[in-house]
RNA sequence: UAACUGAAGAGUUUGAUCCUGGCUCAGAUUGAACGCUGGCGGCGUGCCUAACACAUGCAAGUCGAGCGGUAACAGGUGUAGCAAUACAUGCUGACGAGCGGCGAACGGGUGAGUAAUGCUUUGGAAUCUUCCCAGUAGUGGGGAAUAACCAGUCGAAAGAUUGGCUAAUACCGCAUACGUCUGUAAAGGGAAAGCGGGGGCUCGUAAGACCUCGCGCUAUUGGAUGAGCCAAAGUCGGAUUAGCUAGUUGGUGGGGUAAUGGCCUACCAAGGCGACAAUCCGUAGCUGGUCUGAGAGGACGACCAGCCACACCGGAACUGAGACACGGUCCGGACUCCUACGGGAGGCAGCAGUGGGGAAUAUUGGACAAUGGGGGAAACCCUGAUCCAGCGACGCCGCGUGUGUGAAGAAGGCCUGCGGGUUGUAAAGCACUUUUAGUGGGGACAAAAAGCUACGGAUUAAUACUCUGUGGUCUUGAUUUAACCCAAAGAAAAAGCACCGGCUAACUCUGUGCCAGCAGCCGCGGUAAUACAGAGGGUGCGAGCGUUAAUCGGAAUUACUGGGCGUAAAGCGCGCGUAGACGGUUUUGUAAGUCAGAUGUGAAAUCCCUGGGCUCAACCUGGGAACUGCAUUUGAUACUGCAUGGCUAGAGUAUCGAAGAGGGAAGUGGAAUUUCCGGUGUAGCGGUGAAAUGCGUAGAUAUCGGAAGGAACACCAGUGGCGAAAGCGACUUCCUGGUCGAAUACUGACGUUCAUGUGCGAAAGCGUGGGGAGCAAACAGGAUUAGAUACCCUGGUAGUCCACGCCAUAAACGAUGACAACUAGAUGUUGGGAGGGUCUGCCUCUCGGUGUCGCAGCUAACGCGUUAAGUUGUCCGCCUGGGGAGUACGGCCGCAAGGUUGAAACUCAAAGGAAUUGACGGGGACCCGCACAAGCGGUGGAGCAUGUGGUUUAAUUCGACGGUAAGCGAGGAACCUUACCAAGGCUUGACAUGUAGCUGCAAGCGCACGGAAACGUGUGACCUUCGAGGGUGCUACACAGGUGCUGCACGGUUGUCGUCAGCUCGUGUCGUGAGAUGUUCCCUUAAGUGGGAGAACGAGCGCAACCCCCGUAGUAUGUUGAUUUUCAUACUAGACUGCCAGCGUUUAAGCUGGAGGAAGGUGGGGAUGACGUCAAAUCAGCGUGGCUCUUACGCCUUGGGCGACACACGUGCUACAAUGGAUAGGAACAAAGGGACGCAACAUCGCAAGAUAGAGCAAAUCCUCUCAAAAACUAUCCUCAGUUCAGAUUGUGGGCUGCAACUCGCCCGCAUGAAGCUGGAAUCGCUAGUAACCGUGAAUCAGCCUCGUCACGGUGAAUACGUUCUCGGGUUUUGUACACAAAAUUAAAGGCGCCUGGCGGCUAUUAAAGCUAAGUGGUUUAAGUCCACU
Repeated sequence: UAACUGAAGAGUUUGAUCCUGGCUCAGAUUGAACGCUGGCGGCGUGCCUAACACAUGCAAGUCGAGCGGUAACAGGUGUAGCAAUACAUGCUGACGAGCGGCGAACGGGUGAGUAAUGCUUUGGAAUCUUCCCAGUAGUGGGGAAUAACCAGUCGAAAGAUUGGCUAAUACCGCAUACGUCUGUAAAGGGAAAGCGGGGGCUCGUAAGACCUCGCGCUAUUGGAUGAGCCAAAGUCGGAUUAGCUAGUUGGUGGGGUAAUGGCCUACCAAGGCGACAAUCCGUAGCUGGUCUGAGAGGACGACCAGCCACACCGGAACUGAGACACGGUCCGGACUCCUACGGGAGGCAGCAGUGGGGAAUAUUGGACAAUGGGGGAAACCCUGAUCCAGCGACGCCGCGUGUGUGAAGAAGGCCUGCGGGUUGUAAAGCACUUUUAGUGGGGACAAAAAGCUACGGAUUAAUACUCUGUGGUCUUGAUUUAACCCAAAGAAAAAGCACCGGCUAACUCUGUGCCAGCAGCCGCGGUAAUACAGAGGGUGCGAGCGUUAAUCGGAAUUACUGGGCGUAAAGCGCGCGUAGACGGUUUUGUAAGUCAGAUGUGAAAUCCCUGGGCUCAACCUGGGAACUGCAUUUGAUACUGCAUGGCUAGAGUAUCGAAGAGGGAAGUGGAAUUUCCGGUGUAGCGGUGAAAUGCGUAGAUAUCGGAAGGAACACCAGUGGCGAAAGCGACUUCCUGGUCGAAUACUGACGUUCAUGUGCGAAAGCGUGGGGAGCAAACAGGAUUAGAUACCCUGGUAGUCCACGCCAUAAACGAUGACAACUAGAUGUUGGGAGGGUCUGCCUCUCGGUGUCGCAGCUAACGCGUUAAGUUGUCCGCCUGGGGAGUACGGCCGCAAGGUUGAAACUCAAAGGAAUUGACGGGGACCCGCACAAGCGGUGGAGCAUGUGGUUUAAUUCGACGGUAAGCGAGGAACCUUACCAAGGCUUGACAUGUAGCUGCAAGCGCACGGAAACGUGUGACCUUCGAGGGUGCUACACAGGUGCUGCACGGUUGUCGUCAGCUCGUGUCGUGAGAUGUUCCCUUAAGUGGGAGAACGAGCGCAACCCCCGUAGUAUGUUGAUUUUCAUACUAGACUGCCAGCGUUUAAGCUGGAGGAAGGUGGGGAUGACGUCAAAUCAGCGUGGCUCUUACGCCUUGGGCGACACACGUGCUACAAUGGAUAGGAACAAAGGGACGCAACAUCGCAAGAUAGAGCAAAUCCUCUCAAAAACUAUCCUCAGUUCAGAUUGUGGGCUGCAACUCGCCCGCAUGAAGCUGGAAUCGCUAGUAACCGUGAAUCAGCCUCGUCACGGUGAAUACGUUCUCGGGUUUUGUACACAAAAUUAAAGGCGCCUGGCGGCUAUUAAAGCUAAGUGGUUUAAGUCCACU
């Protein structure tokens, strides 16, 4: 600002990202239904299914002013009679049945059929039209019947029928007829009806004539209304429907109709429709409009309105102005009913209503008061049209269910961290209000007409009649017990539903425990569920709220507006070319498209704007705008079209040149393979990872010579050339297509692209006939292997080759359709041309191809980039989630193989593209480690010890299970420990805290008895302030207690990768983003250690260093046998690539070597373990959530078990011997520890274990221990044996500890004297004071199963070329369909479910057909007549 006010996204594919792409959600809507709930009113709306069947009532009648009349009702009159009453009388109001007129063709219902005989919009000519309006002219005179009625007949009924009487606005003629009709004309044909009211003059005895008014009637013209017909355009899906048509298309004659017309008929012609979709199949009433949407569109066609069609199903006509007729007729059919069985009746898709169907849809109501319709002159009658009421929250709209105040923040509920919080001003209480509902009272509008009357106007001769205007009078309401108003009373009678994981507003507790269940999508639930169920609280909407179904939207997910096709779905394998689409420059004309104006139309309602009326709103209503369309007409002429005349820039032709594996045919050539012949020659050849099959002494392979035959053409050869693609490669000749360049001439838009069509089209394959050297599917044999229908080898057939004919597909790919124009460059190469030059060679420019890189731009990214995937134009093809499936069925093509066209059911929530970070690889590169290699010594075999598994058992307690469990938890199981088992006991408890009560014959201690003990019973002995208190015990209650479960609820701690060198951050930069960069590269290091470069600059956790021990020296202090400094402690010095030389791309980092030094490049060890991984280990170290037991899963005791024993594994010890064993002897040399419930000397006894004994020592002092021992040394014996090796096992006698040594300890003496003679496959440790060998000590501990563990020193080696391989790790690169991160996918058999196709049988139903089923083929007939096959 009159009528244009309008555009939102989210979830889900991934470890994460961007994209593609589907699925799902939020919105609006409905004639709805279902669940829970429900106060009032207004306005609307209500069988969407069975066009299924219908009981009962009503829905179309009216006119006596057309007629004959009088069955019923009422009145009157007459007769008899006072009356009642009886009879008669159509006399009156009226009126059954009947004749006649009009209506019944409207109104009302339904949507079955119909894809066009329909509908919508706009036009048209060859028509009719009752009633209505206007005009013209008439309405004269006759006649014959018939129903009703009367009398009969038949029939159960419905009804039929005979005879007789009668009327009309019923019927039929005659007359007249301007116009109308037929006809060129002449001429001809053809009408009517009366009824009612009134009356002055005139006539008439009367009836009446006559006049007049009204209503009718006849003919006709025009109009209006309604109807019929024709045309154009528009009007759903399927091409897996491509050909359809014989009255079909047209003509002539005739018929028919209101009217045109093959509408019908006879003849003639052979046409007509169709890719701009005919025909066929399926579905469907069409429209105004409704819903949605920003719009364009999409879906729908209830209510209201227009048109059409239908009326039980099918067909037909009659009457009529109008029907082929919902409440008419006839015929056929189905169904229902009546019946005397002979025959009849009926049609709710009218309003109610019933049954049925269904998820589902109302009263057998009132009234004609209003609006409208039919009839009538009118009053009036009829009207289930209509107006109202009833039922239903079915929808829209409005109102209410109270308002204010009120903190002790009540009680109760729920939660809790126990303090409190929340429900919550909510309630109660106090003060108000009374809409609505309920009660009582009052109370409109919708009603105006018509009628009567008074006064005018028109008409008329008329003050009749009729029409009309004004005034008066009078009557009519179903709704209505309504709207509305008033009064009194009283918060009084009135709130639910869904949801609360994300999308999506709203959170906690309890129960449950992959159960029960939820779910729109993602998904939730396996013991701490905001997702199930309940509760408290909250959120949303509110007389409703949710669910289901459906439409549009979001969905730019069919893209006209408004998408795509290199890799996500998508460019036909490639040409030629028809229709079609598009098309250079210019003149003139035209005006079809286009643009503008005007006119008509586009019904009303709806939508929109603006007013008005119901208290508002919904709703109703006035006016406007709009209806984006169609038609007619007048203009404009830029563009497109058409016509016309030119032009040369597109296209083409001619002339001159150029390159080429372009195509076809014929001929020729050499090298090689193979075979054959001949020579030489001898034992092998061949083949493989290794072999074998195979060939060869009948002479191979090898080699020389000759011959035959087929196929292919080395070098040249090149991201070089040619061709449309497929494709084309020796040489020569012939025929032939295309391309390029230069300069001129000519034609004058002749062009581009192409559905259908047509041609070409690798390899394989097919047919016929040739050919066949090599190669080689199938096949055979040999290997490999678990198998090996494969890879490898030896053979070998189709085929490969040629001719002719098919096939028509490929990752036929640049995964990129053709043509044209434009848009930076650089650099190769190829075929021409031009210019310049220093002229064989070089430079510059240009046209045509073919490559690489790259700007802008594009792209999801990768990438493309004048050869576009950039910017535009034209045309064609193709795509629309994954699977099913390029499958099935059908059609077409093919000899076949098969090709082409090409679905659905069902199923999933994804499938997919590009890129990122990881992880992985029997991928690559670099590096490291006792990882391998080089060495030394072991394990695996024996016996024993010990741990584990298994087995056994009353119990053999539990945990740990690749590396990273197994001499591990346990650094001490005879009892205890001890958790296990058996038996016996206790129940506020063995242990802790608290409350209440009791407690002096207390508890505790001692003793006695029973008992295996625990325990039970009995008994003895106190202090004191004499009240109490403390303590103790008992009883009761809270609670204790649990080595019970969950290490997948946890804390803490630990193992492992790994002492590997990595893991990250801030800011900046790059990328749409995940991410990248930094952290990469080069050199170097043990090291992400350091240096240099570098879009990065810095920083953190790790590395290193700082800490401890050892090694050298000094100083100080202290003990000590040790002041010539032994030891300890503390401090200090020293080592830093500092120095030198070389190497190092440099002057770097650093590396190699050297000097000096106790020590040299981290001096040697230890502690120290980044971000993280393994749901790694531990609830039995400890702590702890949750669950669980509570006279027991707690606690006490005795005994047993943890120690079992066919067997298997791990870790060790001792051995198998001479590098040894035994005996004897001599002489040495440590370190580090421990000691009072202890270590224990000297001495004595004992063979010994040990005993007695007890000095000394709380420790540099004493003891263990004067410490060493073994190896080593000297001497003798053993002499290679199951031994003078080895020591198990067993017997016996002792010792020690301890309440206790049987199960089940250790030690000593004597005797006994097992296996074992160096250990299979395999496997472990170790790089220097290390391995190996040897002993010593300590912790635990009464003792000890210790051969273990942890420490200590002594003696004291070998080897490392090196990084190919094994294992593990780090960095980097690459591939990936992996990300719970190794990798797949399938066969056979069976089961269940679903789907599709085929075959056979049976049953049921539906559809079509129409009975010699049918089909195919054949012959034949008048004929689907006959035969054969299936």